[in-house]
RNA sequence: CGCGUGCGGCCGCUGAAUCUUCCUUCGGGAAGAGCGGGGGAACCAAGGUCCUUUGUGUCCGGGGCGAGUCCUGCAGGAUAAUGCAGGUAGGGCUAGCUCCUUCAGCCCGAGCCCGUCAGCUAACCUCGUAAGCGUCGAAAGGGGGACGC
Numbered sequence: 001c002g003c004g005u006g007c008g009g010c011c012g013c014u015g016a017a018u019c020u021u022c023c024u025u026c027g028g029g030a031a032g033a034g035c036g037g038g039g040g041a042a043c044c045a046a047g048g049u050c051c052u053u054u055g056u057g058u059c060c061g062g063g064g065c066g067a068g069u070c071c072u073g074c075a076g077g078a079u080a081a082u083g084c085a086g087g088u089a090g091g092g093c094u095a096g097c098u099c100c101u102u103c104a105g106c107c108c109g110a111g112c113c114c115g116u117c118a119g120c121u122a123a124c125c126u127c128g129u130a131a132g133c134g135u136c137g138a139a140a141g142g143g144g145g146a147c148g149c
Base pairs, nucleotide, nucleotide: 011134012133013132014131018033019032020031021030022029023028034129035128036127037126038125039124044119061117062114063113064112065111070087071086072085073084074083075082090108091107092106093105094104097144098143099142100141101140102139103137
């Protein structure tokens, strides 16, 4: 000097997941504000029965949170489950506070829950407020606002 790792602080990122108050046996418990989700009228949407025609399937519920949908190929072989690869609707980041647009670069494109049940939905009812991380272009244009001089 460089690289890697661990701990602490500040700052920052995804996300609704932040702040305040009271109580406490100090383990924790409770309430409120803010933010976020679900249920829930009218209207609208949807829906019943019979007949005919065409195509497909061969016994398969439906719904919610979330950006996280869909397609193709390979392996598998029970022709399924599953795994791998590529792409994609869509989403995020790139630090003077914030918003919009453009260019460029980098990433994500998961997972979980309800339990046969829920369209929208005013009043009303109800739930959550976690978890996980460490980006940096000394790019362009425009809007709003704060502080300092």
Model confidence (mean pLDDT): 79 of 100. Predicted 3D model of a 149-nucleotide RNA (c-di-AMP riboswitch aptamer (ydaO/yuaA leader)) from Firmicutes bacterium UBA6811. Of the family's consensus pairs, 96% are formed in the model. Taxonomically the source falls in Bacillota (Bacteria, Bacillati). It was read from a public genome assembly, where an Rfam model found it.